RNA sequence: AGGGCCGGCCGGGCGGUCGCGGGCGCGCGAUGCGCGCCUGAGGAAAGUCCGCGCUCCGGAGGGCAGCGUGCCGGAUAACAUCCGGUUCGGGUGACCGAGGGAAGAGGGCCACAGAGAAGGAGAUUGCCCGCGGUUUGAAUGCCGGCGGGUGAGGGUGAAAAGGUGCGGUAAGAGCGCACCGGCGCGCGCAGCAAUGUGCGCGGCCCGGCAUCCCCCACGUGGAGCAAGGCCAAGCAGGGGCGAUGUGGCGGCCCGCCGCAUUUGAGUUCCGGGUAGGUCGCAUGAGGCGGGCAGCGAUGCUCGUCCCAGAUAGAUGACCGCCGCUUUCGGCGGCGCCGGGAAGAAGCGCUUCGGCGUGUAAACCGUUGCGCUGGCGAGAGCACAGAACGCGGCUUACAGGCCGGCCCGGGCG
Numbered sequence: 001a002g003g004g005c006c007g008g009c010c011g012g013g014c015g016g017u018c019g020c021g022g023g024c025g026c027g028c029g030a031u032g033c034g035c036g037c038c039u040g041a042g043g044a045a046a047g048u049c050c051g052c053g054c055u056c057c058g059g060a061g062g063g064c065a066g067c068g069u070g071c072c073g074g075a076u077a078a079c080a081u082c083c084g085g086u087u088c089g090g091g092u093g094a095c096c097g098a099g100g101g102a103a104g105a106g107g108g109c110c111a112c113a114g115a116g117a118a119g120g121a122g123a124u125u126g127c128c129c130g131c132g133g134u135u136u137g138a139a140u141g142c143c144g145g146c147g148g149g150u151g152a153g154g155g156u157g158a159a160a161a162g163g164u165g166c167g168g169u170a171a172g173a174g175c176g177c178a179c180c181g182g183c184g185c186g187c188g189c190a191g192c193a194a195u196g197u198g199c200g201c202g203g204c205c206c207g208g209c210a211u212c213c214c215c216c217a218c219g220u221g222g223a224g225c226a227a228g229g230c231c232a233a234g235c236a237g238g239g240g241c242g243a244u245g246u247g248g249c250g251g252c253c254c255g256c257c258g259c260a261u262u263u264g265a266g267u268u269c270c271g272g273g274u275a276g277g278u279c280g281c282a283u284g285a286g287g288c289g290g291g292c293a294g295c296g297a298u299g300c301u302c303g304u305c306c307c308a309g310a311u312a313g314a315u316g317a318c319c320g321c322c323g324c325u326u327u328c329g330g331c332g333g334c335g336c337c338g339g340g341a342a343g344a345a346g347c348g349c350u351u352c353g354g355c356g357u358g359u360a361a362a363c364c365g366u367u368g369c370g371c372u373g374g375c376g377a378g379a380g381c382a383c384a385g386a387a388c389g390c391g392g393c394u395u396a397c398a399g400g401c402c403g404g405c406c407c408g409g410g411c412g
Stems, first nucleotide, its partner, number of pairs: 002407009012322007020040009042383001046394002049392005054224004066220005071085005086099005101215001106213002108209003124154002126150006132143003162180006181205002183202008228279004238270003241266001242262008286305008323381007331373006337365003346357004
């Protein structure tokens, strides 16, 4: 210097003018307006996929169904997240991806090709044996003739039911044996465990998909801030007060109590509820910095800070300077390319004539090619945007910065 792997971070800056939401203060003709000061989006605010807090509703206990999760240990409020380990797969490597058991409880699927795709299967070609035909003196050869054996060879496929060798056989085959690989069982050792490893035994070698159903273990009420609480206009309606009749108390009236009816009036009273307002709602599993423990996720602790809160939804627009990207114009530099003989100088050789270095260099460049540095002008500034909050995951993202590591080369 090139190619690559992993992690962390930033994601336009400054100033001015105008405008918008919130808070505080002051003033006024006050559900508002004006002035001043302070403050006002993100790493994902997004998708709403997991897990919680919070709120309301429901709930004796047990079971089934449904749904979710699934190697081991740890972290955490919790998780499908994170950390460490482990196995398998991929990569030369840094590193990346995946994960329960069970396919021998059962069902299902395996495209195309192929004779056959799971039933210990599949005879297309081939190999072997017998019979028949044919050829020949015979041996032998041939048959798109027949019957049987054979999964060793060829061929198809992602996959065809272990591999190599020897024996064996008519030809073959774990049919037998040795070694290798896998699987299962037993024992030992290391580890908390997943798991690893060593020894022995068994020819057991019967495919894959469990992200198709299923079986096993564990977990699991529902709805969501439009949750939910409080205050509460106008209109309508309900109940009182009112009016009329009647009964009781009473000699009668007023009054009180009860019953029935009811139209109309009311700045009237009561309760429910709507609009609207308000709380929830910003001190929180909070941010920043340090120390300690731990490989780490993380925990403990000390100091410090208070940091949007809208409700049809504010967080923006313009101008100037700078930064970055890109396009164009023009000016250079370097390399390549083309031209370049006075065959320069210098140096080396020399028979002192020259020869070599050598178109090599200098030098030149039209509109040649590549890289690169200033200058001027134009355009652009990623993805996106809070709505109860928090922890994750996933997805989107112009451009840039920092750190660690890997690979094959070069030079010293």